[in-house]
Parts: sequence; C1' cells; structure tokens
RNA sequence: CAUCGAAAGGGCAAACCCAUCGCGAGGUGGGGGCGCAAAGCCAUGGGUCCGCCGCUUGCGGAUCGCCAGGUUGCCGAAA
Repeated sequence: CAUCGAAAGGGCAAACCCAUCGCGAGGUGGGGGCGCAAAGCCAUGGGUCCGCCGCUUGCGGAUCGCCAGGUUGCCGAAA
C1' cells in the first nucleotide's frame, strides 16, 4: 500500500406517523429504527416505477437502501 473486516470511537436511518412540495413515481423536515463497512456521493449501463405522446419510434421524470460501475472516506486486529 492492496485485500479483508476483529475491536474501539462513532455514523447513516427502513417501514410507519405528522407537516410540507409534486399530476404522479417520489422528495424535504421532525419523530421512529428495519437494517447497513460505505445505507457517503455520482442517474454512467441495466432494472423497476411515474407522467405525456404515439402507427412505429419515443420524450421527460423518479429510485444510489435494486444490480453493476465510477469516485471519496473513519479505524487498525488476525490473515
């Protein structure tokens, strides 16, 4: 340094509820914890979802806690 993931210090926050924004998927804030070693970030390739249009072709949006990829990062055991 890479892989890996013991310990320690911590971190994030599912469903659901309230408020709010949005046609909607869904987002934001508070509560709340299902879980997560990147459950930090990126919509790049797929997937799924929403809206519009459509003969075919599509167009716009959402989801990074769906899979992959890229990128950054705390700690220092064993191997």
Notes: A computed fold for a 79-nucleotide RNA from a Clostridia bacterium, annotated as c-di-GMP-I-GGC riboswitch aptamer. It was read from a public genome assembly, where an Rfam model found it. Taxonomically the source falls in Clostridia (Bacteria, Bacillati, Bacillota). Model confidence (mean pLDDT): 85 of 100.